[in-house]
A computed fold for a 156-nucleotide RNA from Geodermatophilus ruber, annotated as c-di-AMP riboswitch aptamer (ydaO/yuaA leader). The prediction has a mean pLDDT of 78. The sequence was found by an Rfam model in a public genome assembly. Lineage of the source: Bacteria > Actinomycetota > Geodermatophilales > Geodermatophilaceae > Geodermatophilus.

Parts: sequence; C1' cells; structure tokens
RNA sequence: CGCCGGACACCGCCGAACCGGGCAGCCGGCCGUGUGCCGGUGCCCGGGCCGGGGACCCACCGCAGCACUGGGGUGAAGCGCAGCCGUGUGGUUGCGCCGGGCGCGUUCCCCGCCCGAACCCGUCAGCUAACUCGGUAGGCGGUUCGUGGAGAACAG
Repeated sequence: CGCCGGACACCGCCGAACCGGGCAGCCGGCCGUGUGCCGGUGCCCGGGCCGGGGACCCACCGCAGCACUGGGGUGAAGCGCAGCCGUGUGGUUGCGCCGGGCGCGUUCCCCGCCCGAACCCGUCAGCUAACUCGGUAGGCGGUUCGUGGAGAACAG
C1' cells in the first nucleotide's frame, strides 16, 4: 500500500416498531483510569405511533342453478389467461394487469434497480361513537467529491 474479515460509534433503508423518565446488574467502546463518559441489554412507567374487537344509521339479509374449498386478521405481498403435475382443494412455469420499496425528482410522471413473503385467530368478528384489548419487533446497507470515456434507454 492492497485485499478479506471483525468490533464500536455515526449515517441511512424496509417496517407502527420511536421519544422521555425510573430501577438495577451485565456487555461493549473511549480515554483524561474516574463514585468517569458514550452505546446496548433486562424490568417498570408515561407519551407518540400502529393494529384488533365493539351501537344507532348504512350495508348484508330475496329467488333459482352449479360447485365445494368454513370464515376472518396483520401486511404491498393480489387478479386473469395458458401449459404441466395432481382424485381434489391446489402446486408450479410463462405472460398480462395490478400492488409495494429504493434512487433521481419541490411533488407527480418517466427512467434505473428490486419485492409481490410470512405469520396469526380458531367455527367467530361488515361499517361503527362511547367503550375495550393488544403491539412498539425483526432484517439490512454505508468512504466522499470531481473529471473523462464507453454503453443503454427516452425524445426529435
């Protein structure tokens, strides 16, 4: 000097998952080694944010046929067509529509790069004032700036 990995702090992203206070030990870092400082963790309280249940009114609640797989919630995580597998609910692949995030952007559109999971309730719940219950996790990324060149997309 280069490469790889780790720790702390800081900055940033998804997400409601943040802020303040108290108690108390532990862990990590710093140095000026102190009854120190900073951060984290455990428990408790408050605030903010998020979600569920829950009236009037409204909605649903009518008849017939077919099928069979109870229904519902958080979340962007849905719908349709076609092929294949399967007894079937369904699974999978491709395409289309649609939904979500980041970057750019005053906002929006365009464009670029990505995501379309997972979990929960337990036969039960439309909306919903009062009221009431719960959550406040987890997972990731990170030298910066300028210049030049090449390529792509869009527009003309």